[in-house]
């Protein structure tokens, strides 16, 4: 970094430190000295993993092992398609496409 597969409407501190930024790209919209990122404690969840069980894929449990994650649905929208509409516009549902993450694989 490419390939593939599962998941993305739940959850998750008024704590240290630390200083100006964050929130993937664009665009809009936010969040942020009533302190951003980052780092540490602290939490959440439960993908591999680890124990039972059993209809060998599947269900259940704990969280001491590898990641994840903790503002807003993935913040919304970016392409398609099919309804809707007060119609150079807007609105819904759907699917793709992009991103995240976590398993297999080069």
């Nucleotide at each position: 970094c490419u390939c593939u597969u599962a998941u993305c409407a739940a959850g998750a501190g008024a704590g240290g430190u630390g200083g100006a930024g964050g929130g993937a790209u664009g665009u809009g919209c936010c969040c942020u000295a009533u302190g951003a990122a980052g780092c540490c404690c602290g939490g959440c969840a439960a993908c591999c993993g680890u124990c039972a069980a059993u209809u060998u894929a599947u269900u259940g449990a704990a969280a001491u092992g590898g990641u994840g994650c903790c503002a807003a649905u993935u913040c919304a929208c970016a392409c398609a398609a099919a309804g809707c509409u007060u119609a150079c516009g807007g609105c819904u549902u759907u699917g793709a496409g992009a991103g995240a993450u976590g398993g297999g694989a080069g």

The RNA shown here (SAM riboswitch aptamer (S box leader)) has 106 nucleotides and comes from Neobacillus rhizophilus.
The sequence was found by an Rfam model in a public genome assembly.
Rfam family: SAM riboswitch aptamer (S box leader). About the family: The SAM riboswitch is found upstream of a number of genes which code for proteins involved in methionine or cysteine biosynthesis in Gram-positive bacteria.
The coordinates come from a structure-prediction model, not an experiment, and the mean pLDDT is 84.